A computed fold for an 85-nucleotide RNA from Paenibacillus naphthalenovorans, annotated as c-di-GMP-I riboswitch aptamer. Lineage of the source: Bacteria > Bacillati > Bacilli > Paenibacillaceae > Paenibacillus.

[in-house]
């Protein structure tokens, strides 16, 4: 210096679930908690998925639509620790 992360070490994040707050909901945030993660850092750009307040239609719907959400679904972009052979 480097990678289809493979040796050591240090440190990091935190699923489900529970409680509280917030939101129309999906979700998010905080505390507890660890299933896992080498980008489980950051960015909704493309696809996927979840929700449907509002809106339009109407045969009045378990219906449609994202402007809401998800990067711990995938791709892409971006920054970064260790440093075996």
């Nucleotide at each position: 210096u480097u990678a289809u992360a493979c040796a050591c070490a240090a440190g990091g994040c935190a699923a489900a679930c529970c409680u509280a707050u917030c939101g129309a909901a999906a979700a998010a945030u905080a505390g507890g908690g660890a299933c896992g993660c080498a980008a489980a850092u950051c960015c909704a750009u493309g696809g996927g998925u979840c929700u449907a307040a509002a809106u339009a239609c109407c045969c009045a719907g378990u219906g449609a639509u994202a402007u809401g959400a998800u990067c711990g679904c995938c791709a892409g972009g971006u920054u970064g620790c260790u440093g075996a052979g």
The coordinates come from a structure-prediction model, not an experiment, and the mean pLDDT is 82.